[in-house]
RNA sequence: AAUGUUUUUUGGCAAACCCCGUGAAAGCGGGGGGCGCAAAGCCAUGGGUCUAAAGCCAAGGGGCUAGGACUGCCAGGUUGCUGCG
Numbered sequence: 001a002a003u004g005u006u007u008u009u010u011g012g013c014a015a016a017c018c019c020c021g022u023g024a025a026a027g028c029g030g031g032g033g034g035c036g037c038a039a040a041g042c043c044a045u046g047g048g049u050c051u052a053a054a055g056c057c058a059a060g061g062g063g064c065u066a067g068g069a070c071u072g073c074c075a076g077g078u079u080g081c082u083g084c085g
Base pairs, nucleotide, nucleotide: 012037013036017032018031019030020029021028022027035072041078042077043076045075046074047073048070049069050068055064056063057062
């Protein structure tokens, strides 16, 4: 490289919940666990959602606000794996 036959592997991540830690909170980290996911790998870039310590308003049990958070909310970017075509 060609032909024939067979053919979707090896694995990966880890929801809820529980324990420990951390944070004002949303949440995050570790361990257990496994709902699910062909990108449920990474990036907070656009949209969306969550929280409100500090700050401001009220002075009145509250209200506003992201420099905080969510990529397992959607999109986009980017990387990887598989190979019947």

The prediction has a mean pLDDT of 82. c-di-GMP-I riboswitch aptamer from Firmicutes bacterium HGW-Firmicutes-14, 85 nucleotides, folded computationally. The model forms 95% of the base pairs in the Rfam consensus. The sequence was found by an Rfam model in a public genome assembly.